[in-house]
Background
The part of an RNA shown here (large-subunit ribosomal RNA, domain IV) has 325 nucleotides and comes from a metagenome. RNAcentral holds the full RNA, with entries from SILVA. Its Rfam family is "Bacterial large subunit ribosomal RNA". Gene Ontology terms of the family: ribosome and structural constituent of ribosome.
Context: one part of a larger RNA
């Protein structure tokens, strides 16, 4: 000086990003045990006392008298505890070697494919899986117990369906032109057939245009003026655009920029916290909304008990560092 164990006046989180670490509890018996619940749970809830030995009875649990120590689950080993809150419902997965989490996946739930040589995968094919399954099956996609619920838009993109009209390849077609050349013409030039090179006009599927339908398909869900006999507002009236203007419910929030928003509560003081409010920069309904008992090496926030976390250090052990061989 450092690592590891150990102990400590008084205090007792003041330490600090944050009680990190450490320390408290702890084991059986008995008493007792809130909110809240989904009626199982919570809960070992919380919170209190007991425990050793002898002797006498007693089957035994015990009971009743004695005794001992600072201590009797006489050593070791063994939950701190609450209260509020966010988020996932739960038990489970995971980033082998920084992240265990609110990520993942679950059961329930919707939507969609798919009649069997199924759909869907994997192969160039054979083949195989799917399955020795058959729509109570299998594949894909979202959403994630459970309650109460899931509003409006199909114009845009997707997806189904439709099929009259447009548009349209490949092919078919084969008008005409051009070359060449018999012939003909004194020349200029004209030019059949045949060969060769082009190639209008028509004909022609699926797709697209087109015309429905579909949001638990992808998505999406307004602005500006006036108006009540105080002043604030505006239940109400106008316009202007929209495919249609965001309905319960929630709300400064895992989401609130301004913002430490206003009020309460808690504190002697509170950018967190918790209850409210409603101005939602920029929530919103299975990209689920809202709540929720249990449940979490979760996250935040309080308290009680405890403490060397500190106030503020000290002292003891073990090991190293350090000098010398």
């Nucleotide at each position: 000086u450092c690592a590891c164990g150990g102990u400590u006046a008084a205090g007792g989180a003041a330490c600090u990003a944050g009680g990190c670490a450490a320390a408290u509890u702890a084991a059986c018996c008995c008493c007792g045990u809130a909110a809240c619940u989904u009626c199982g749970g919570g809960a070992a809830a919380a919170g209190g006392g007991g425990u050793c030995c002898c002797u006498a009875u007693g089957a035994a649990a015990g009971u009743a008298g004695g005794g001992c120590g600072c201590a009797g689950c006489g050593a070791a080993g063994a939950g701190g505890u609450c209260c509020a809150g966010g988020c996932g419902a739960c038990u489970g997965u995971u980033u082998a070697u920084c992240a265990a989490a609110a990520a993942c996946a679950c059961a329930g739930g919707g939507c969609u494919c798919u009649g069997c040589a199924a759909a869907u995968u994997c192969g160039a094919a054979a083949g195989a899986a799917g399955a020795c399954g058959u729509a109570u099956a299998g594949g894909g996609c979202c959403u994630g117990a459970c309650a109460c619920c899931u509003g409006c838009c199909c114009g845009g993109u997707g997806c189904u369906g439709g099929a009259a009209g447009g548009u349209u390849a490949a092919g078919g077609g084969g008008g005409g032109a051009u070359g060449u050349c018999a012939u003909c013409g004194c020349a200029a030039g004209a030019g059949a057939a045949g060969c060769a090179u082009u190639g209008a006009a028509u004909c022609g599927a699926a797709g697209c245009c087109c015309c429905a339908g579909u949001a638990a398909a992808c998505g999406g869900c307004g602005g500006c003026c006036g108006u009540a006999a105080c002043a604030a507002u505006a239940a109400c009236g106008g316009u202007c655009c929209u495919a249609a203007g965001g309905u319960a419910g929630c709300g400064a929030a895992a989401u609130u920029c301004c913002u430490u928003g206003u009020c309460g509560g808690g504190u002697a003081a509170g950018u967190u916290c918790c209850g409210a409010c409603c101005u939602g920069c920029a929530c919103g309904a299975a990209u689920g909304g809202u709540g929720u008992a249990a449940c979490g090496a979760u996250c935040u926030g309080g308290a009680c008990a405890c403490u060397g976390u500190c106030u503020c250090a000290a002292c003891c052990g073990u090991g190293a560092g350090c000098u010398c061989g």